Source information: Model confidence (mean pLDDT): 81 of 100. Predicted 3D model of a 346-nucleotide part of an RNA (large-subunit ribosomal RNA, domain IV) from a soil metagenome.
Context: one part of a larger RNA
RNA sequence: CACUCGCUCAGGAACUAGGCACAUUAACCCCGUAACUUCGGGAGAAGGGGUGCCGCGCAAGGGUUUAUAGCCCGAGGCGGCCGCAGCGAAACGCGCUCUGCGACUGUUUAACAAAAACACAGCUCUCUGCUAAGUCGAAUACGACGUAUAGGGGGUGACACCUGCCCGGUGCCGGAAGGUUAAAGCAAGGGCUCAGCUCCCGCAAGGGAACGAAGGCCUGAACUGAAGCCCCGGUGAACGGCGGCCGUAACUAUAACGGUCCUAAGGUAGCGAAAUUCCUUGUCGGGUAAGUUCCGACCUGCACGAAUGGUGUAACGAUAGAGCGACUGUCUUGGCGAGUGACUCG
Numbered sequence: 001c002a003c004u005c006g007c008u009c010a011g012g013a014a015c016u017a018g019g020c021a022c023a024u025u026a027a028c029c030c031c032g033u034a035a036c037u038u039c040g041g042g043a044g045a046a047g048g049g050g051u052g053c054c055g056c057g058c059a060a061g062g063g064u065u066u067a068u069a070g071c072c073c074g075a076g077g078c079g080g081c082c083g084c085a086g087c088g089a090a091a092c093g094c095g096c097u098c099u100g101c102g103a104c105u106g107u108u109u110a111a112c113a114a115a116a117a118c119a120c121a122g123c124u125c126u127c128u129g130c131u132a133a134g135u136c137g138a139a140u141a142c143g144a145c146g147u148a149u150a151g152g153g154g155g156u157g158a159c160a161c162c163u164g165c166c167c168g169g170u171g172c173c174g175g176a177a178g179g180u181u182a183a184a185g186c187a188a189g190g191g192c193u194c195a196g197c198u199c200c201c202g203c204a205a206g207g208g209a210a211c212g213a214a215g216g217c218c219u220g221a222a223c224u225g226a227a228g229c230c231c232c233g234g235u236g237a238a239c240g241g242c243g244g245c246c247g248u249a250a251c252u253a254u255a256a257c258g259g260u261c262c263u264a265a266g267g268u269a270g271c272g273a274a275a276u277u278c279c280u281u282g283u284c285g286g287g288u289a290a291g292u293u294c295c296g297a298c299c300u301g302c303a304c305g306a307a308u309g310g311u312g313u314a315a316c317g318a319u320a321g322a323g324c325g326a327c328u329g330u331c332u333u334g335g336c337g338a339g340u341g342a343c344u345c346g
């Protein structure tokens, strides 16, 4: 010097990102116990007190016993002794207050994240009438030896109070008059081929040109032709969305009120510098001698808002932030000690 421990004047979080770590508390019995609450809790709340050993005695009650007999146990009580301890096999708690988040017990990133993430009971939408929907898929099979109080899928997430407006776009559902529309059907026509006929050249053999029946092949307008799309309507606990400018009241300020433009409709209740607020350490109040955090308000919401749920909420949490008390070597600020290393010799 390092590690692991023990003690420490005075102070007591001044340490630090942060009381991280340490310390305190701790067993059993008795007394006592607040707000709030879903009446279960909160609660071992908090906060106090007691506790050893020996003897005497022994209530209610209990044990033993056939037994109301006897014996034993049995709180307070009495006497004495010890003198800071009493509990437990061991391990296992500091307490209180305010707030955020998530109701809760659970689950999770095996080996840097345990959480506010996932799940959850509850709520809701939607599909499915049974050869169910749905899943795998070649088949068997599952769903289910179930049958809408059932099963599949999506969202939300106990409970309480609630869940506003918009169907223009997208999706889904319904509709069928009209428009559009495939294969296909029918088929006018067109093209090719070709018997033949006509014409031209040639003495002839032959060559060339026009037209071209039937048949075959190719092509093919119009017409007929479903769903879908266009179209019509519905639907938000479907995907989603939920304005701007100007003026106005007898101080000023503000604007209940008015005007105007745009929109499918212009954000309702509730909440709000918030896990959301840039400006911002907003402003005011509280707590401190001093508080970018915290709590309570305000509302100017850059950019909250109602099952991508809104606002509350007892209980719960190795959750996040703040405060108080107790406690301490975290610190002022160090010191001393023990053990093991380190160092020397072997």
Base pairs, nucleotide, nucleotide: 001341002340003339004338005337006336007335008334010332011331014330019327027051028050029049030048031047036041038158052081053080054079055078056077061073062072063071064070094325095324096323097322098321099320100319101317102316106118107117122156123155124154125153126152127151128150134142135141159312160311161310162309164242165241166240169239170238171235172234173233174232175231178230179229180228184224185223189219190218191217192216193215196211198209199208200207201206243261244260245259246258247257270304271301282298283297284296285295286294